[in-house]
RNA sequence: CUAACAGGUCAGACUGCCGCUGCCGGGUUCUCCCGGCAGAGGAAAGUCCGGGCUCCAUAGAGAGUGAUGCCGGGUAAUGCCCGGGCGUUCCUUCGGGAAUGACAGAAAGUGUCGCAGAAAAUAUACCGCCUUCUGAUUUAUCAGCGGGUAAGGGUGAAAUGGCGGGGUAAGAGCCCACCGCUCCUCCGGUAACGGAGGAGGCAUGACAAACCUCAUCAGGAGCAAGAUCAAGCAGCAGGCCGGGUUUCUCGCCUAAAGCCUGCGGGUAGAUUGCUGAAGAUCCGAAGCAAUUCGGAGAUCAGAUAGAUGGCAGUCCGUCGACAGAACCCGGCUUACCGACCUGUUUUUUUA
RNA sequence: GUGAAUGUAGUUCAGUUGGUAGAGCACCAGAUUGUGGUUCUGGUUGUCGCGGGUUCGAGCCCCGUCAUUCACC
Numbered sequence: 001c002u003a004a005c006a007g008g009u010c011a012g013a014c015u016g017c018c019g020c021u022g023c024c025g026g027g028u029u030c031u032c033c034c035g036g037c038a039g040a041g042g043a044a045a046g047u048c049c050g051g052g053c054u055c056c057a058u059a060g061a062g063a064g065u066g067a068u069g070c071c072g073g074g075u076a077a078u079g080c081c082c083g084g085g086c087g088u089u090c091c092u093u094c095g096g097g098a099a100u101g102a103c104a105g106a107a108a109g110u111g112u113c114g115c116a117g118a119a120a121a122u123a124u125a126c127c128g129c130c131u132u133c134u135g136a137u138u139u140a141u142c143a144g145c146g147g148g149u150a151a152g153g154g155u156g157a158a159a160u161g162g163c164g165g166g167g168u169a170a171g172a173g174c175c176c177a178c179c180g181c182u183c184c185u186c187c188g189g190u191a192a193c194g195g196a197g198g199a200g201g202c203a204u205g206a207c208a209a210a211c212c213u214c215a216u217c218a219g220g221a222g223c224a225a226g227a228u229c230a231a232g233c234a235g236c237a238g239g240c241c242g243g244g245u246u247u248c249u250c251g252c253c254u255a256a257a258g259c260c261u262g263c264g265g266g267u268a269g270a271u272u273g274c275u276g277a278a279g280a281u282c283c284g285a286a287g288c289a290a291u292u293c294g295g296a297g298a299u300c301a302g303a304u305a306g307a308u309g310g311c312a313g314u315c316c317g318u319c320g321a322c323a324g325a326a327c328c329c330g331g332c333u334u335a336c337c338g339a340c341c342u343g344u345u346u347u348u349u350u351a
Numbered sequence: 352g353u354g355a356a357u358g359u360a361g362u363u364c365a366g367u368u369g370g371u372a373g374a375g376c377a378c379c380a381g382a383u384u385g386u387g388g389u390u391c392u393g394g395u396u397g398u399c400g401c402g403g404g405u406u407c408g409a410g411c412c413c414c415g416u417c418a419u420u421c422a423c424c
Stems, first nucleotide, its partner, number of pairs: 003345008012315007020039008041322001045333002048331005053222004060250004065218005070084005085103001086101006104213002109211002111207003126153002128149004133144004161179002164176003181200008226272004235263006242254003281296006316320001352423007361376004370407001378394005400416005
C1' cells in the first nucleotide's frame, strides 16, 4: 500500500427567524401569555420467537395437538447467545484458518427409491469366465443340453465392504496384511468425543425438511388485556343433558332474582393502565467468552385523526441512504448512502 | 391485534415428491365459400411470484421474502 472475512462506534452538525408536543414555575385567570427542561431507530420495520404485566375460581389429571433435538455453560426465558466436539465446503506456509449444519434414532414397525439396468433390499445373471456330456472340425476352435461363478464389463445418484497379494477348473474374505464395521479393555477429557491395544463374523444401501419412535417443554386470552367515573336505553323468543377462556374425556364449581344463544334498541365521553426499567452510561473485580457481582453520578417521548416542521446561510471524504414510538423489554430475520476503529489472513514495497 | 387463502401459456383454471408440465378460450396456417362468419384439420404456447435449502431429481416438501384477497375483533 491492496484485497477478503469477522466485530464495534456513528447515522449529519452549527447559527438566525417563524411554527409543534409533554412536564415544571410565574402571570392572567378560562385557555391565553412569558420563561426553563426534554422531545423517534439501528433497525422504530416484519409480527417470526421468548417473556414481564392484566383477566379468567379449577393455572388439576389423561388423551390429543404443537414446538425443540451433539456436549457444557449463560439468561427472567427462548427456536437466542458463548465455548467446545463431529461433519461438509473453501483457502493453506499442511501447523492450521474461515464459513456453515434442519447435528437424537434406519435390526421397534410401516413406507418410497421413476427411466435405464439381469437385478434397487433378505433383490440378481444381460455380456462374460470355467467345466461334464454330445455333435462338427487337421489342430487352435464352434454349436447344443446341463453344472459352477459374481472377481471383470455394461446401466444408474446408489449394485451387498475397499485396495494389494496368495489360492482356485474359473472365481468368491476362500486365506493374509492394511483401511472400514461390531464387541471388549485401557488412557485423556465434566461431557460430546479423541487416542491405543485385542478378538471376531467378514456384515442389511439411501431417505425420518417420509409416517413414526425416544427425550424435554407447553392452561387460555391478550393493552382493542383490564380498572374507575359519567351519560343513556327496550325489550322479545328459545335452551336447562344448561354454563364455567383451544378440542375431547374425567374431576371440580355453579344454576331459575342465574347463565347461554338469536333478533332488536341505546352509548361509543372522560380518567387510568401509559412510562424509573430483568434499564442505559462510567469505573473496578471474576471469567477464554457469553455474562455475573460491587460502586458512582444522572433521569421524564408518552400522542389519541396521532407531536420535532418550513425558510436562509455556513461546515462536512456521512453530499445526506433504509426509513417514524402507540404497554414494555430480550432476540431473530429483512432493508440500507457511507465514515472511522479493532482483529485474522493476503498482495506489493521498504528495512 | 388475531386467523386463513392465492400466485402456473395472452387469459380462465387443473396438476400435490414420482420423473422434468396440461385442458378450454385466444393466436397462426391450411381446407370449405364469390367474400366474410361458422365448421373441420394441424401447430405455437411457459425462468410454475422471487431467493435459498432437503433430495439422484422439487410446480409439489422446508425456510425467508414480495404482491393480492378474505374473516374475526